[in-house]
Annotation:
Predicted 3D model of a 598-nucleotide part of an RNA (small-subunit ribosomal RNA, 5' domain) from Phyllorhiza punctata.
Context: one part of a larger RNA
RNA sequence: UAUGCUUGUCUCAAAGAUUAAGCCAUGCAUGUCUAAGUAUAAGCACUUGUACUGUGAAACUGCGAAUGGCUCAUUAAAUCAGUUAUCGUUUAUUUGAUUGUACCUUACUACAUGGAUAACCGUGGUAAUUCUAGAGCUAAUACAUGCGAAAAGUCCCGACUUCUGGAAGGGAUGUAUUUAUUAGACUAAAAGCCAAUACGUGUGCUCCGUGUCAAAGCGGCUGUGCACGUUCGUGUGGUGAUUCAUGAUAACUUCUCGAAUCGCAUGGCCAUGCGCCGGCGAUGUUUCAUUCAAAUUUCUGCCCUAUCAACUGUCGAUGGUAAGGUAGUGGCUUACCAUGGUUACAACGGGUGACGGAGAAUUAGGGUUCGAUUCCGGAGAGGGAGCCUGAGAAACGGCUACCACAUCCAAGGAAGGCAGCAGGCGCGCAAAUUACCCAAUCCCGACACGGGGAGGUAGUGACAAGAAAUAACAAUCCGUGUCUAUAUUCUAGACGCGAAAUUGGAAUGAGUACAAUUUAAAUCCUUUAACGAGGACCCAUUGGAGGGCAAGUCUGGUGCCAGCAGCCGCGGUAAUUCCAGCUCCAAUAGCGUAUAUU
Numbered sequence: 001u002a003u004g005c006u007u008g009u010c011u012c013a014a015a016g017a018u019u020a021a022g023c024c025a026u027g028c029a030u031g032u033c034u035a036a037g038u039a040u041a042a043g044c045a046c047u048u049g050u051a052c053u054g055u056g057a058a059a060c061u062g063c064g065a066a067u068g069g070c071u072c073a074u075u076a077a078a079u080c081a082g083u084u085a086u087c088g089u090u091u092a093u094u095u096g097a098u099u100g101u102a103c104c105u106u107a108c109u110a111c112a113u114g115g116a117u118a119a120c121c122g123u124g125g126u127a128a129u130u131c132u133a134g135a136g137c138u139a140a141u142a143c144a145u146g147c148g149a150a151a152a153g154u155c156c157c158g159a160c161u162u163c164u165g166g167a168a169g170g171g172a173u174g175u176a177u178u179u180a181u182u183a184g185a186c187u188a189a190a191a192g193c194c195a196a197u198a199c200g201u202g203u204g205c206u207c208c209g210u211g212u213c214a215a216a217g218c219g220g221c222u223g224u225g226c227a228c229g230u231u232c233g234u235g236u237g238g239u240g241a242u243u244c245a246u247g248a249u250a251a252c253u254u255c256u257c258g259a260a261u262c263g264c265a266u267g268g269c270c271a272u273g274c275g276c277c278g279g280c281g282a283u284g285u286u287u288c289a290u291u292c293a294a295a296u297u298u299c300u301g302c303c304c305u306a307u308c309a310a311c312u313g314u315c316g317a318u319g320g321u322a323a324g325g326u327a328g329u330g331g332c333u334u335a336c337c338a339u340g341g342u343u344a345c346a347a348c349g350g351g352u353g354a355c356g357g358a359g360a361a362u363u364a365g366g367g368u369u370c371g372a373u374u375c376c377g378g379a380g381a382g383g384g385a386g387c388c389u390g391a392g393a394a395a396c397g398g399c400u401a402c403c404a405c406a407u408c409c410a411a412g413g414a415a416g417g418c419a420g421c422a423g424g425c426g427c428g429c430a431a432a433u434u435a436c437c438c439a440a441u442c443c444c445g446a447c448a449c450g451g452g453g454a455g456g457u458a459g460u461g462a463c464a465a466g467a468a469a470u471a472a473c474a475a476u477c478c479g480u481g482u483c484u485a486u487a488u489u490c491u492a493g494a495c496g497c498g499a500a501a502u503u504g505g506a507a508u509g510a511g512u513a514c515a516a517u518u519u520a521a522a523u524c525c526u527u528u529a530a531c532g533a534g535g536a537c538c539c540a541u542u543g544g545a546g547g548g549c550a551a552g553u554c555u556g557g558u559g560c561c562a563g564c565a566g567c568c569g570c571g572g573u574a575a576u577u578c579c580a581g582c583u584c585c586a587a588u589a590g591c592g593u594a595u596a597u598u
Base pairs, nucleotide, nucleotide: 001594002593003592004591005590009467010466011465015460016427022425023424024423026422027421028420031063032062037060038059043055044054045053061446070380071379072378080301081300082299085296086295089294090293095289096288097287109260113144114143120136123133124132125131153173154172155171156170157169160165174257176253178251179250180249181248182247183246198230199229200228201227202226203225204224205223207220208219209218210217237244259283261282262281263280264279267277268276269275270273303351304350305349310342311341312340317339318338319337320336321335322334323333324332355377356376357375359370360369361368362367382403383402385400386399387398405416407414408413433458435457436456437455441454442452443451444450473504474503475502476500478498479497480496481495482494483493484492485491511531512530513528515527516526541587542586543585544584545583546568547567552582554581555580556579557578563570564569
């Protein structure tokens, strides 16, 4: 695990895994709306509702449907477990930051741009579907277009010029994409050279002042050349580590984003204008982080088998270079090279009634067996393959083919996937209701409101597991034990034990049941009025009684027959073993049997 017999109560509770990952009628299991995207329903409700009132079917739009649930077919270094890495990547959502640069030209939409389409109305097609065609309207946070507002700085041109100076003016400069360049520094010391900053000294020229008829001379350093000396070297994030973060320059782009959105409040300022300023939210958006993750990845570890010893490899096997591809690494793919890589420490192959683990049973210790199954990870949706959408799928309660099944048909066509929950057939030793509910736990959605066979609640249920009724007490009678009194017996008394076709009242639930409670509503439990126990019920069974192994040398039947017996054995006319009766023993609401395992 299955099965046989039996079964009163309460709690708890597994359950079509094994065989057929076989096939499925029917129903349901994924939908969703707030003050806040879109309402002219010829819908409803009232009436201040005449642009829009409230509510609101439908439909467009947005989000979800990749979670959950089920199953274990595949799968043996694969999955998985522990442990690493991402300096090798993507990430809807959440949360925190962040997003003044748009036009290229001066009479312009920015007090607001464009064209559609559904629902709706009407005309239709088909045997038929969650099939749809044609005509007529109308919306947006759908689909498209498309303006604007600072200052400074930086870079590149550079008018004008006394020819060595000078900057008027002009252009570019948001973010994202792609490419290239560049910064992103660093400690042993000294000296020299070059360039450059500031200062000092000397000197040449020029200029200015003084002076003079003119000079010489003197002073000033306005500018500048040369020489020498001194001085300054100022700023730079993170890591163990980067071509990192970040910045800059030049270009690039089918030019990404930079709000033409919605609700609730309505206020302030005078310049009284179709003026200016303004709060709290909602939704959306760019980039960075965060979160939820994902995807690859390091090391180590797996059952049996040698009647499997060599395996792999121009059709990628092992490595290199480059490109492509990918979110990204990588023979992942392609081109060109090299000739490698694994193996007796068991490769490769085969088997597995093999998804892996956490775990379970057993066990003194070591071990052995199990682990389909509620938690974690993987895989799969009849079998293979391919793909769309999307942040996320190689999705199946999505699509497209093929194969195998199989449904409806008017025969032209159309539709399908329960290893979701119920339920049916089949298979078998082998497994429950076509029930109720979203009240709890949580999940999804535009959401406090809807939905959820996730999940919960009942039903079936001797899978297991726990508690624990089927009587207790007393008297009487009988039997018996010990003690006391008596020298002893008889006898009397005390304390026990056991049995009973005797008697007695007390106790109680099983069951029946008003009610409360429970619960989404019930049921059950719990509490509880009223009923509810005397042997002939409210009656306990299953196996055994030769040994192992607890318990009969009782009776009747049978006569090596019928049968029992795990094993040894029993049975041939006195059967301790068969079939029965009686009695007894074991476990007991359970016990026996078969099988697997320790």
Source information:
The organism belongs to Phyllorhiza, within Eukaryota. Its mean pLDDT, the model's own confidence on a scale to 100, is 80. Rfam family: Eukaryotic small subunit ribosomal RNA. Rfam links the family to the GO terms structural constituent of ribosome and ribosome.